RNA sequence: AGCGAUAAAGGCAAACCUGACCAAAGUCAGGGGCGCAAAGCCACGGGUCCUCGUCUCCUUCGUGACGUUCGUCCCAAGGACCCCAAGAUCGCCGGGCUGCCGCAC
Repeated sequence: AGCGAUAAAGGCAAACCUGACCAAAGUCAGGGGCGCAAAGCCACGGGUCCUCGUCUCCUUCGUGACGUUCGUCCCAAGGACCCCAAGAUCGCCGGGCUGCCGCAC
């Protein structure tokens, strides 16, 4: 420097359940075990998720406004896309750093 065997030593731990934290995504601890040869570490690039805000659009509403008889506008509630910002995810991909055991050199 290369490779990862239906093997050995050792390791991690998805869904789900319980408890804690958070506005949420999600995180942490215990149980659990789908998987993992970096499923060790770093949010650096892209992706995804969540939340706030802006613009636009849609729906509904109204002792609302204007014109005048069904239109336009406005307020409020709900929803959707783009953009922006904060957050989350390294078990989505890429990149960076580090490393155990084994195999054949």
c-di-GMP-I-GGC riboswitch aptamer from a Gammaproteobacteria bacterium, 105 nucleotides, folded computationally. Model confidence (mean pLDDT): 81 of 100. The model forms 95% of the base pairs in the Rfam consensus. The sequence was found by an Rfam model in a public genome assembly.